[in-house]
Order: sequence, then C1' cells, then structure tokens
RNA sequence: GGGGUUGUAGCUCAGUUGGGAGAGCGUGGCGUUCGCAAUGCCAAGGUCGGGAGUUCAAUCCUCCUCGACUCCA
Repeated sequence: GGGGUUGUAGCUCAGUUGGGAGAGCGUGGCGUUCGCAAUGCCAAGGUCGGGAGUUCAAUCCUCCUCGACUCCA
C1' cells in the first nucleotide's frame, strides 16, 4: 500500500421487511433473611465509532473517514 472482518449500555454480545433500540452480567432502590449469600420486583444507564447521501422513515442501503483484528505484498 491492497483485500477481508469488525465497531450497538460500564463489560460480554444479540438485533433480516428499512418503522419498538434490546439481553446477560454489573450498578442503584425495595421485598424476603437476625445477618450474609441466594433470589424476586423496579429503576438508572445509548451520538448504534464520526461525517455525508438515498428515503416519509436508516443500527440496517450507498460513499468518505477513524480505530481494532486478520490475510497478501
């Protein structure tokens, strides 16, 4: 330098009709317990890497760009 994969909550990751942004763990509150552990319920937590385009509407399609991993040279 070229090709491929990848980027979504604090962490690990789902998300196929283009229309609801989610799960587990973690965190906070409450209940059960003498207490702890465990467990139940509730809550907070998001620039879907950044920018632009297409569209009534974009995590999803197109282009540019940044980072990570990997292959080739």
Transfer RNA from Thioploca sp., 73 nucleotides, folded computationally. The coordinates come from a structure-prediction model, not an experiment, and the mean pLDDT is 81.